Molecule: RNase P RNA; transfer RNA
Organism: soil metagenome
RNA sequence: AGGCCGGGUGACCGCGGGCUCCGCCGCUUCGGCGGCUGGGCUCGAGGAAAGUCCGGACACCACAGGGCAAGGACGCUGGGGCGACCCAGGCGGCGAAAGCCGACGGAAAGUGGAACAGAAAGGAGACCGCCUGCCUCGGGCGACCGAGGUCGGUAAGGGUGAAACGGUGGGGUAAGAGCCCACCAGCGAUCGUGGCGACACGGUCGGCUUGCCAAACCCCGUCCGGUGCAAGGUGAAGCAGGCUCCGUUGACGCGGCCCGCCGAGGAGCCGGGUACACCGCACAGAGAGAUGGCCACCCAAGACAGAAUCCGGCUUACAGGCCU
RNA sequence: GCCGGAGUAGCUCAGCUGGUAGAGCAGCUGAUUUGUAAUCAGCUGGUCGGGGGUUCGAUUCCCUUCUCCGGCU
Numbered sequence: 001a002g003g004c005c006g007g008g009u010g011a012c013c014g015c016g017g018g019c020u021c022c023g024c025c026g027c028u029u030c031g032g033c034g035g036c037u038g039g040g041c042u043c044g045a046g047g048a049a050a051g052u053c054c055g056g057a058c059a060c061c062a063c064a065g066g067g068c069a070a071g072g073a074c075g076c077u078g079g080g081g082c083g084a085c086c087c088a089g090g091c092g093g094c095g096a097a098a099g100c101c102g103a104c105g106g107a108a109a110g111u112g113g114a115a116c117a118g119a120a121a122g123g124a125g126a127c128c129g130c131c132u133g134c135c136u137c138g139g140g141c142g143a144c145c146g147a148g149g150u151c152g153g154u155a156a157g158g159g160u161g162a163a164a165c166g167g168u169g170g171g172g173u174a175a176g177a178g179c180c181c182a183c184c185a186g187c188g189a190u191c192g193u194g195g196c197g198a199c200a201c202g203g204u205c206g207g208c209u210u211g212c213c214a215a216a217c218c219c220c221g222u223c224c225g226g227u228g229c230a231a232g233g234u235g236a237a238g239c240a241g242g243c244u245c246c247g248u249u250g251a252c253g254c255g256g257c258c259c260g261c262c263g264a265g266g267a268g269c270c271g272g273g274u275a276c277a278c279c280g281c282a283c284a285g286a287g288a289g290a291u292g293g294c295c296a297c298c299c300a301a302g303a304c305a306g307a308a309u310c311c312g313g314c315u316u317a318c319a320g321g322c323c324u
Numbered sequence: 325g326c327c328g329g330a331g332u333a334g335c336u337c338a339g340c341u342g343g344u345a346g347a348g349c350a351g352c353u354g355a356u357u358u359g360u361a362a363u364c365a366g367c368u369g370g371u372c373g374g375g376g377g378u379u380c381g382a383u384u385c386c387c388u389u390c391u392c393c394g395g396c397u
Base pairs, nucleotide, nucleotide: 001324002323003322004321005320007298008297009296010295012293013292015044016043017042018041019040020039021038023036024035025034026033027032046304050315051314053313054312055311056310057309058228059227060226061225065259066258067257068256071224072223073222074221075220076089077088078087079086080085090104091102092101093100094099105219106218110217111216112213113212127158128157129154130153131152133150134149135148136147137146138145139144166184167183168182169181170180171179185209187206188205189204190203191202192201193200194199232279233278234277235276241270242269243268244267245266246265253261254260325396326395327394328393329392330391331390334349335348336347337346343380351367352366353365354364355363373389374388375387376386377385
């Protein structure tokens, strides 16, 4: 670093669901139905049930339709998968190594940013320094030397910074500079070899360098309708309607617009009634509530934590033990 | 259960297209007053809820986690 387990066995006392049997009670259309107590059989939390961060199933919005705009998510290659995501590989970063991490398309499309410091923060820049010329002063017989100023040249050196426009060496020059050359690094084009591919290695040519940030706007590519089981459906009970506006010249609805569709109600305000049962709902499973306690042995039994429509993934928490 | 929102000084809030965080009240000191309040001047006080990532640099952008608040029968 990765993977697995995360108490086991036995006895006793309990809890929840299902099936069945006996007893009691209630109703009955005499077939049964419901409730309670008890007996028997059987089932009864997790690797994360958690956070609700993603994706899907399912339900409703008429079918969930087309286009545009806006918004959001994702972004190397191959494979699995509807997808989220996972596995393997490539590349990059860190590490001595084993290995770990990576939202990993584009900065030679465009816009923008880089505080402070520094002369200058992008195709820039002369503060110190270096150098030619000119002026002044001093020294020297003179060639010339030194100091100060000024017009310029110069990115090799110093200094600032997270970052200063390839690196080393040589030539060249007044001093310098890819100005020229050799090697190296990097970029682009092209060719060859290996690989399914990302890519790697090598050759040739080119201009000599074209830097950083897209978890900044953006561009490119792919994808995405909304709401969520308090969705939604059935049954029962109860009630009281009134006013305004829109609408068959098509309202409301299908997220914003258009097309297309549907076809009779819709919106607002005030007032009245109910808030019960069942399905959805699961070989744990409902009322939100159940799944526990204790004893013995295993040397010690301790961590994080408990289903609520279901499934898959991610992330987070975790005593101890085992394997590599 | 499902769906949203917010954490910044002791309290209430600003700060958003990244560059060392401010206002009001509160607190402390001084002035004014016989003294207090009010007023004036000055000062103190911040792990920007915690952790990690991107970046030269994070309150701000992204991920994760904790706490609090609201809506839906």